[in-house]
Predicted 3D model of a 523-nucleotide part of an RNA (small-subunit ribosomal RNA, 5' domain) from an uncultured bacterium. Model confidence (mean pLDDT): 87 of 100.
Context: one part of a larger RNA
RNA sequence: AUUGAACGCUGGCGGCAUGCUUUACACAUGCAAGUCGAGCGGCAGCGCGGGGGCAACCCUGGCGGCGAGCGGCGAACGGGUGAGGAAUACAUCGGAACGUGCCCGAGAGUGGGGGAUAACGCCGCGAAAGCGGCGCUAAUACCGCAUAUUCUCCGAGGAGGAAAGUGGGGGACCGCAAGGCCUCACGCUCACGGAGCGGCCGAUGUCGGAUUAGCUAGUUGGUGAGGUAAAGGCUCACCAAGGCGACGAUCCGUAGCUGGUCUGAGAGGAUGAUCAGCCACACUGGGACUGAGACACGGCCCAGACUCCUACGGGAGGCAGCAGUGGGGAAUUUUGGACAAUGGGGGCAACCCUGAUCCAGCCAUGCCGCGUGCGGGAAGAAGGCCUUCGGGUUGUAAACCGCUUUUAGUCGGGAAGAAAAGAUACGGGGUAAUACUCCGUGUUCUUGACGGUACCGGCGGAAUAAGCACCGGCUAACUACGUGCCAGCAGCCGCGGGUAUACGUAGGGUGCGAGCGUUAAUC
Numbered sequence: 001a002u003u004g005a006a007c008g009c010u011g012g013c014g015g016c017a018u019g020c021u022u023u024a025c026a027c028a029u030g031c032a033a034g035u036c037g038a039g040c041g042g043c044a045g046c047g048c049g050g051g052g053g054c055a056a057c058c059c060u061g062g063c064g065g066c067g068a069g070c071g072g073c074g075a076a077c078g079g080g081u082g083a084g085g086a087a088u089a090c091a092u093c094g095g096a097a098c099g100u101g102c103c104c105g106a107g108a109g110u111g112g113g114g115g116a117u118a119a120c121g122c123c124g125c126g127a128a129a130g131c132g133g134c135g136c137u138a139a140u141a142c143c144g145c146a147u148a149u150u151c152u153c154c155g156a157g158g159a160g161g162a163a164a165g166u167g168g169g170g171g172a173c174c175g176c177a178a179g180g181c182c183u184c185a186c187g188c189u190c191a192c193g194g195a196g197c198g199g200c201c202g203a204u205g206u207c208g209g210a211u212u213a214g215c216u217a218g219u220u221g222g223u224g225a226g227g228u229a230a231a232g233g234c235u236c237a238c239c240a241a242g243g244c245g246a247c248g249a250u251c252c253g254u255a256g257c258u259g260g261u262c263u264g265a266g267a268g269g270a271u272g273a274u275c276a277g278c279c280a281c282a283c284u285g286g287g288a289c290u291g292a293g294a295c296a297c298g299g300c301c302c303a304g305a306c307u308c309c310u311a312c313g314g315g316a317g318g319c320a321g322c323a324g325u326g327g328g329g330a331a332u333u334u335u336g337g338a339c340a341a342u343g344g345g346g347g348c349a350a351c352c353c354u355g356a357u358c359c360a361g362c363c364a365u366g367c368c369g370c371g372u373g374c375g376g377g378a379a380g381a382a383g384g385c386c387u388u389c390g391g392g393u394u395g396u397a398a399a400c401c402g403c404u405u406u407u408a409g410u411c412g413g414g415a416a417g418a419a420a421a422g423a424u425a426c427g428g429g430g431u432a433a434u435a436c437u438c439c440g441u442g443u444u445c446u447u448g449a450c451g452g453u454a455c456c457g458g459c460g461g462a463a464u465a466a467g468c469a470c471c472g473g474c475u476a477a478c479u480a481c482g483u484g485c486c487a488g489c490a491g492c493c494g495c496g497g498g499u500a501u502a503c504g505u506a507g508g509g510u511g512c513g514a515g516c517g518u519u520a521a522u523c
Stems, first nucleotide, its partner, number of pairs: 001522003005519005012370006019362001020328001025326003029323003034073003039070002042066002046064003049060004080281003090205006098198003103194003107190004111145001113143002120135006151160003165186006173180002207253003214244003219241008256278004260271004283304005306317004334360001336359003342356001343354004373403004383394004409459005417450001422444009467512005472493003478507005488495002
């Protein structure tokens, strides 16, 4: 000088930050990932409409909508933690044999069929979790056929291989109507390129121990094959006998790495909280499934430990998400508000979800700012302390006089953070179109958790606000009394045994100040 600190004494206000460093210990409760009816069949519940009925009420997907279900996208992001890992990590610089949903650019297509299945109904089993049988039905779910600029395979002749619709609007024409048809938007399929992201390889760097000196059999290389999105002993068969090591292999211990942070004139040393990038993990161990992406924190399966339910047959669970509880500990916060902003997921949109986030709450934990008054005032009052008894000191300090009103209190006003989306007018694009839709510009309307907060103004009144450590030397600051090697102090030297500036108290002083000391730790 510094700290994610703790402890002791003390404590007025505000701003901004930070806040389980220990048991990767166990967790009650709530919330943390949904959304789309413009993919689908439908209609459990609610509202409207219609029908029946005196009424209670019943019927009815016709409408608004919508539980559960099928389907799509998301759930691999975001959030947490640091256990493991000394190199399959990280940092920097290179590389070639790869993948890529959504997004962007440019291109081609979107024709015609089929069979199921949940929901639902009926029946059954089970305490429950849940499960089974029969029957009905839809799709942007599933499967063929056709076509193929490109794509894949190839013996170069050829062979294989896609798709899905939905919604808005509309003049002529067709149709009884639904609609066809046209068009716009969102989709869908195929192959190409891009961006961003990711997988892989190499080099260099990356803690301690030699009281660890040898290590290695898929081991090292080759050929062939398998496997992967992809190179490769990644895996396998055969062949060869290699490979690493005092430039420290192997083994043991310790540890997430980096940008950074602290310190220091620097070199360096120490460190890796908060913020950012990467990695790893998700009760412990193992495994795959789905998918563009996982070997998947709030998914699945198996095993194990633990907890819970049970009708004893069998089931359920995983806070290292946000709060919160117990425990451990010197020690670390609210079971708060809002999606208003920023961002994310879904959706044409309205909107919904979002413990990400933005805010508020708690704690002097840190940094910064402000205040606890200002000026005058000597009979140097009283009191305290000391005294050589003369006085000295506390001390302009107080009283007293004048002034001010920050903060606190009270009263009143009161934000920025909000731009959009929506509606509408005009211009432009698509189009047959003055429908519709997209883009731009203008106008208009609405939306604030924080919060009646920040901030501003009025009012009264010095009013609401100072402590802590130290005073032998180092080291700024001294006397008195008590104690008597006792009680005690102490960072080092050392103080205390009868005159203690070193212990305790008081007066005085010194240093910091809403803090001050102590302890721990680093330079």